THF (Tetrahydrofolate) riboswitch aptamer, 108 nucleotides, folded computationally. It was read from a public genome assembly, where an Rfam model found it. The prediction has a mean pLDDT of 77.

[in-house]
RNA sequence: GUUAGAGUAGCCUUUGGUGCGUAAAGUGCCGCCGAACGGGACGUUGUCGGCGGACGAAAGGGAAAAAAUAAGCGUAUUUCCCUGCGGUACCAAGGCGCGUCCGCUAUA
Numbered sequence: 001g002u003u004a005g006a007g008u009a010g011c012c013u014u015u016g017g018u019g020c021g022u023a024a025a026g027u028g029c030c031g032c033c034g035a036a037c038g039g040g041a042c043g044u045u046g047u048c049g050g051c052g053g054a055c056g057a058a059a060g061g062g063a064a065a066a067a068a069u070a071a072g073c074g075u076a077u078u079u080c081c082c083u084g085c086g087g088u089a090c091c092a093a094g095g096c097g098c099g100u101c102c103g104c105u106a107u108a
Stems, first nucleotide, its partner, number of pairs: 003106003010096003014093006020086003029053007039102005059083007
């Protein structure tokens, strides 16, 4: 010096598993402050945390227990199970994933 490639943060209307909430936390939105982010430099995009603000929801069924009652049903309470729901959390798999320069791997 040629050509090619790998690797971050992270993303996914993909698949599986385990949870949380459904008594409303979480997610999403806005503002302020801070943090990390290919091996290095600059930078982009994105991410995370704290505080504050606005908005705001999908439940249904079953079983058991104890109280009250003569008894039963029903109601309300507690626990559990099933099916849902939440722009829900985490883990695994799969897919995707740095602009310039240097570095790394392979190459003639």